[in-house]
RNA sequence: CUUGAUAAAGGCAAACUAGCUGAAAAGCUAGGACGCAAAGCCUAGGGUCUAAGAUUGUUGCUGGGUAUUUUUUCUCAGUUCGGUUAUGAUCGCCUGGCUGCCAAAG
Numbered sequence: 001c002u003u004g005a006u007a008a009a010g011g012c013a014a015a016c017u018a019g020c021u022g023a024a025a026a027g028c029u030a031g032g033a034c035g036c037a038a039a040g041c042c043u044a045g046g047g048u049c050u051a052a053g054a055u056u057g058u059u060g061c062u063g064g065g066u067a068u069u070u071u072u073u074c075u076c077a078g079u080u081c082g083g084u085u086a087u088g089a090u091c092g093c094c095u096g097g098c099u100g101c102c103a104a105a106g
Base pairs, nucleotide, nucleotide: 001106002105003103004102011036012035016031017030018029019028020027021026034092040098041097042096044095045094046093047090048089049088053085054084055083056082057081060079061078062077063076064075065074067072
């Protein structure tokens, strides 16, 4: 330097549970271990997840206005439902960058 042992010293901690934060995805703390040689750090590129806000449609509901004798028409607002969108999340999805413990073998 390459590489990663049925080695050793140590390290991290998925699911799940509880509490807290968040609109959510998810995060933090404690317990807990499925795994991990970078499962240490950086969301830099891609992927994936979410959609508060923004934007859009107007399915339904409510209310106002308008025209109509009425059924009803047009229109506005609120709410509900749906679409788009990251500036949100994920580095334990992949790639890239930075740093790093151990040392059998070559």